[in-house]
Context: one part of a larger RNA
RNA sequence: UGACGGGGGCCCGCACAAGCGGUGGAGGAUGUGGUUUAAUUCGACGCAACGCGAAGAACCUUACCUGGUCUUGACAUCCUGCGAACUUGGUAGAGAUACCUUGGUGCCUUCGGGAGCGCAGUGACAGGUGCUGCAUGGCCGUCGUCAGCUCGUGUCGUGAGAUGUUCGGUUAAGUCCCGUAACGAGCGCAACGCUUGUCCUUAGUUGCCAGCGGUCCGGCCGGGAACUCUAGGGAGACUGCCGGUGACAAACCGGAGGAAGGUGGGGAUGACGUCAGGUCAUCAUGGCCCUUACGGCCAGGGCUACACACGUGCUACAAUGGGGCGCACAGAGGGCAGCAAGCGCGCGAGUGCAAGCGAAUCGCUUAAAACGCCUCGUAGUCGGGAUCGGAGUCUGCAACUCGACUCCGUGAAGUCCGAAUCGCUAGUAAUCGCAGAUCAGAAUGCUGCGGUGAAUACGUUCCCCGGCCUUGUACA
Numbered sequence: 001u002g003a004c005g006g007g008g009g010c011c012c013g014c015a016c017a018a019g020c021g022g023u024g025g026a027g028g029a030u031g032u033g034g035u036u037u038a039a040u041u042c043g044a045c046g047c048a049a050c051g052c053g054a055a056g057a058a059c060c061u062u063a064c065c066u067g068g069u070c071u072u073g074a075c076a077u078c079c080u081g082c083g084a085a086c087u088u089g090g091u092a093g094a095g096a097u098a099c100c101u102u103g104g105u106g107c108c109u110u111c112g113g114g115a116g117c118g119c120a121g122u123g124a125c126a127g128g129u130g131c132u133g134c135a136u137g138g139c140c141g142u143c144g145u146c147a148g149c150u151c152g153u154g155u156c157g158u159g160a161g162a163u164g165u166u167c168g169g170u171u172a173a174g175u176c177c178c179g180u181a182a183c184g185a186g187c188g189c190a191a192c193g194c195u196u197g198u199c200c201u202u203a204g205u206u207g208c209c210a211g212c213g214g215u216c217c218g219g220c221c222g223g224g225a226a227c228u229c230u231a232g233g234g235a236g237a238c239u240g241c242c243g244g245u246g247a248c249a250a251a252c253c254g255g256a257g258g259a260a261g262g263u264g265g266g267g268a269u270g271a272c273g274u275c276a277g278g279u280c281a282u283c284a285u286g287g288c289c290c291u292u293a294c295g296g297c298c299a300g301g302g303c304u305a306c307a308c309a310c311g312u313g314c315u316a317c318a319a320u321g322g323g324g325c326g327c328a329c330a331g332a333g334g335g336c337a338g339c340a341a342g343c344g345c346g347c348g349a350g351u352g353c354a355a356g357c358g359a360a361u362c363g364c365u366u367a368a369a370a371c372g373c374c375u376c377g378u379a380g381u382c383g384g385g386a387u388c389g390g391a392g393u394c395u396g397c398a399a400c401u402c403g404a405c406u407c408c409g410u411g412a413a414g415u416c417c418g419a420a421u422c423g424c425u426a427g428u429a430a431u432c433g434c435a436g437a438u439c440a441g442a443a444u445g446c447u448g449c450g451g452u453g454a455a456u457a458c459g460u461u462c463c464c465c466g467g468c469c470u471u472g473u474a475c476a
Stems, first nucleotide, its partner, number of pairs: 001476002003473003007470005013464001015460002019424005026315002029312005034306002042053002064301007073125001077124002079121005086103001089100004107114002127290002130288003136284002138279003141275001143273001148187006154163003168177002194266003198235007212222003238261001241255005321376006333364001335362001338357002342353004388409007430452007
C1' cells in the first nucleotide's frame, strides 16, 4: 500500500422486511449428470454451466459409429502430356463409383502456339471440427451502469509511498457547494444521439360525412386538407417561477403553471482492472501431432438410448372455472421458389380452381382474455389431458429407427404440493392472445408486440452484494 475480520461508523441495491405470483409434489417438453451403447460427436460446471453454443439433428447438417471406397486428393498455386468445353442414353452397384455409348468440334492467333475447361502424370504441396484458451489475436461473460480508476506539476516522507481523491453538507453519481499544500487534468458519471408521452408547422392515392352532393350503402364515388395517421422540421422541462429549510452555498421540502417536474418512462452506451473466467469447434494464429490417414467420398446407423438424479419452462388439479351460442376492441411484423382473398369439396388437418399484391393500396388477419345469454353443481366430474388403438392430412427423394397436425375411441397421475427456494416496486407483477427470426417440414424455446391490469414498501435490527472513512493483523 492492499486484502481480510463472526471490528466500528455512514450509505446504497427487490438485499431483507411489507405484498403478489411461482419453483420444490403430478404429467409430459427441453437441457444436463449418470448409466447404456459399435457410436450415443464436441464444448459450457457456484453466482457468471444446465430451453447454453444450436435463430430450429429424418437424409443433409455431422464433427461420432459400422461398412464400402479414394490417395496431388472435395479446395489453392506451379510443371508436363493428351483432349474443346460440354452433352444423350444404357448396364452393374446401397451409393460413392466403374464400364459402354450419342451428339459436338468452339474463342484468339504472328499459324509456332495461346486463353479457358476436362482427363492423366510428377513432385513441391493441399487437407485435419487433431492437441494446447495455461503460448495468443479478436470477440464475449462477470463484479457493475457499481462510482470509481489514474496522471502532470508542486509539497511531505531516507524509502515503499502519501497528499490531491480526506473533512462539513449534498446527490442517482469523485454530482455539486464549502473548506483545504495543494493546483489542474484524463478515463468514467452526466449531457449530446435513438424511442415514447403534449403541441405547432410542412406534405396528402392512409384516414374523414368532420361540412356538402351522389349511393347498388362499403370512404364506395364526386369532393375536401379540418381530424386520425404517416415522417421531415420546430416548440416544450431549465429547480426557470413562488414559499419554506439551509452556511448568504450546493441542495432539499411544498406549491403554481403545465401533456409532462426535479435524470418524465424505456433502450443503446460498461472506466482502470478482476476471475491464467469462456471460446484453438465462427474466424485468425505460434508450437506440437497425422499424411494410401487423425485427410477425402458414399450408404446405413447414432447425436432422439433409459433403473435413475438435477436445472429451466409448459399443462393442470377447477366454479374469479369448464363447455355452447352470440358479440366487440390492438400493436408490431413478415410476403414472389412468397402471402393468398373468393368459390367448390371435406366433421377436420387440408384440398381443387383461382382474383389481387414486390404491398400505408392486396393478402397473412376472425386477436384472445373481456362482455351478453344458456348449461354444468363439488363430482377424479361436462375439471385434467398423459398414454394407447384405429383412420387420415401435409412437407419432403424418403417420416421404421425419428416429424408436425387432424378425426374417432381410450381416458393415467394429479384434489395446491416437505425441507428449502425464485421473480417482481407500475402500465410493473399477474394474466390474455398476436407476430417474427431460424426454417422444405418440425417450438411449451427465443426475440419482439400490444390487450386487461393489481397488492405492498413501517423501516434498515437481521441475511446477501457493493461503495466511502476508520481500526486490528503473525496474510501478500